[in-house]
Context: one part of a larger RNA
């Protein structure tokens, strides 16, 4: 854009997709079969593999604007102290977030119609045949069951509430985002927790600086210190400010 005024919620399923694998022990049962050796069908637990979905509790990766150690060198006038280059210098760790190596799930089970093939009952053809007419059974395959999508299904479907030129409803424009190449989605704009910020927690890292104190000194203690991104709670301090634009049937 349409769907013949808008919005919100909840559906219908026309049609599309995806799945649809499979192995190994047990039992039954050393039973049926066989002289024996060997060794089951059917049925029934169980535990794997690969694949495929969903997630991060756990173990593992990752974490270039968290910490922390440390080498050479410059810089801050010197000490102490920091900071800058050097592959994030090098190393040790790492939350959030995203992963798999990790944790959970999934192909079950009845069902309808078949194919080979196997049957009933059966003539043409007194007989005999599944088959002509009738009728049953019988695949991982077929149609459903299972998951997704799905009214542009233009055959544009239906239910519920709402509001509409006395302007409903979108749009723009701001803070944002588990959402994203751009649109597009979503959240929220003072009737405000949307981001910052900042104040508590959690979770990292390991115990700063200066001082005292012990020690000759290295270094120890006071001190789980001291610093911190992304999570969680609160709090309006800070930014969302006021407007603009576009807009219908009935009336």
């Nucleotide at each position: 854009c349409g769907u013949u005024g808008g919005a919100g919620u909840c559906u219908u399923g026309a049609g599309c997709g995806g799945g649809u694998c499979u192995g190994g022990c047990a039992c039954u049962a050393g039973u049926a079969c066989g002289a024996g050796a060997g060794g089951a069908c059917c049925g029934u637990g169980u535990u794997g593999g690969a694949c495929a979905g969903a997630c991060c509790u756990c173990c593992g990766g990752u974490u270039u604007a968290c910490c922390g150690g440390u080498u050479g060198u410059g810089c801050c006038g010197c000490c102490a102290g920091g900071u800058g280059c050097a592959c994030c210098g090098c190393c040790g760790g790492g939350u959030a977030u995203c992963c798999g190596c990790g944790u959970c799930u999934g192909g079950u089970a009845a069902g309808g119609a078949u194919a080979a093939g196997c049957g009933c009952u059966g003539a043409a053809a007194g007989c005999a045949u599944c088959u002509a007419a009738g009728u049953g059974c019988g695949a991982a395959g077929c149609c459903a069951u299972c998951c997704g999508c799905g009214a542009g299904a233009u055959g544009a479907g239906g239910g519920c509430u709402c509001c509409u030129u006395u302007g409903a409803g979108g749009g723009u424009c701001g803070u944002c985002c588990g959402a994203g190449a751009c649109g597009a989605g979503g959240a929220c704009g003072u009737u405000g927790a949307u981001a910052g910020g900042a104040g508590g927690c959690a979770g990292g890292u390991g115990u700063a600086a200066a001082g005292a104190c012990g020690g000759u000194g290295a270094c120890g203690u006071c001190a789980a210190a001291g610093c911190c991104g992304a999570g969680c709670c609160u709090u309006a301090c800070u930014a969302a400010u006021u407007g603009c634009c576009c807009g219908a049937a009935c009336g």
Molecule: large-subunit ribosomal RNA, domain VI
Organism: Prevotella sp. Rep29